[in-house]
RNA sequence: ACUAAUGGUUUCUAGGGUUCCGGCCUGUUGCAUUGGCAAAGGUGACUGGUCCAAGAGAAGCCGCCAGGGGUUGCGUUUGAUUUCUGGUACACGGCGGGAUAAAAGCCCGGGAGGA
Repeated sequence: ACUAAUGGUUUCUAGGGUUCCGGCCUGUUGCAUUGGCAAAGGUGACUGGUCCAAGAGAAGCCGCCAGGGGUUGCGUUUGAUUUCUGGUACACGGCGGGAUAAAAGCCCGGGAGGA
C1' cells in the first nucleotide's frame, strides 16, 4: 500500500562463515622408535558434519476470511462446538551499518531508491 482476509510458526533449501568435530600442514612438546601416536599451533582460495539462514525460496501445521452442513423425541431462535469446500493476493531493490566464534539472501529492511 492492497484486500473479505493477506498473520504466526515448524522442517528444509539456495546461500554463509569457522566456535566445536573432522581433513590438511608444522623447523614445537611428550611417548615410542622400521614406521608412527598424542598434545599444541596454523589453515575455510579445506569437499564435509555441528551451527546460522531467506518479506520478495519450498513443503506442512495453526490462525484468519467467504460459503455449505452436523450436534440424544418434533419445530424455531440464539450461543457453543464440530466438519466440508474454496481463498489467504502482489512484490525491482542498493551503499552502509549490526549481532553471533564469524559471515550471509539473518537483522536495520516490503527500509533508501526505482518502476

Guanidine-I riboswitch aptamer from Nodosilinea sp. P-1105, 115 nucleotides, folded computationally. Of the family's consensus pairs, 97% are formed in the model. The coordinates come from a structure-prediction model, not an experiment, and the mean pLDDT is 83.